[in-house]
This is a predicted structure of a 111-nucleotide RNA (c-di-AMP riboswitch aptamer (ydaO/yuaA leader)) from a soil metagenome. Its mean pLDDT, the model's own confidence on a scale to 100, is 80.
RNA sequence: CGCCGAGUCGGCGUCACGGGGGACCCACGACAUGGGGCGCGUCCGGAGUGUUCGCUCCGGUAGAGGACUUCCAACCUCGAGCCCGUCAGCUAACCCCGUCGGCGUAAUUGG
Repeated sequence: CGCCGAGUCGGCGUCACGGGGGACCCACGACAUGGGGCGCGUCCGGAGUGUUCGCUCCGGUAGAGGACUUCCAACCUCGAGCCCGUCAGCUAACCCCGUCGGCGUAAUUGG
């Protein structure tokens, strides 16, 4: 100076940007195969090991990102992880919470 991301501006907050809970109406409809939330990070196939479970690896894939913005195309990369704790559909009023962390040095290019 920038990138991913809600995670910024400020200097002590009624900031900005995000997330969760929570009525009527509507929707759904029992049963531990519990259920749910944040996030792009879902799903499928194969191989190895192993008695199964599990673990590891490989190839794809929904989707996501790539230095002004939008559209198209190509290229590159990601396609994780964590949390609640038997409990939560939507949801006005209302209530609660986050503002971390990680990375780049010409870092994508063309129309």

Its Rfam family is "c-di-AMP riboswitch aptamer (ydaO/yuaA leader)". From the family's description: This family represents a conserved RNA structure found upstream of the ydaO and yuaA genes in Bacillus subtilis and related genes in other bacteria.
The RNAcentral record of the sequence draws on MGnify.